[in-house]
Predicted 3D model of a 74-nucleotide RNA (transfer RNA) from uncultured Acetobacter sp.
The coordinates come from a structure-prediction model, not an experiment, and the mean pLDDT is 81.
The organism belongs to Acetobacter, within Bacteria.
It matches the Rfam family "tRNA".
RNA sequence: GGACCCGUAGAUCAGCUGGAUAGAUCGUCAGAUUCCGAAUCUGAAGGCCGGAGGUUCGAAUCCUCUCGGGUCCA
Numbered sequence: 001g002g003a004c005c006c007g008u009a010g011a012u013c014a015g016c017u018g019g020a021u022a023g024a025u026c027g028u029c030a031g032a033u034u035c036c037g038a039a040u041c042u043g044a045a046g047g048c049c050g051g052a053g054g055u056u057c058g059a060a061u062c063c064u065c066u067c068g069g070g071u072c073c074a
Base pairs, nucleotide, nucleotide: 001073002072003071004070005069006068007067010026011025012024013023019057028044029043030042031041032040050066051065052064053063054062
């Protein structure tokens, strides 16, 4: 230098061929329970879907550029 893959909640990951309000588990916080904890149960908070632009009635999903990480080739 070229090709390809990944980036979604604090962490690990879903999200079939574009379809309305983006979810799960763990963790965090609050409550219940307990003499106190742990465990268990209930609830809540938490995400500009890496960023910018474009296509579309509609984009996490498609296109372009760009940032970060990785693999291969030279």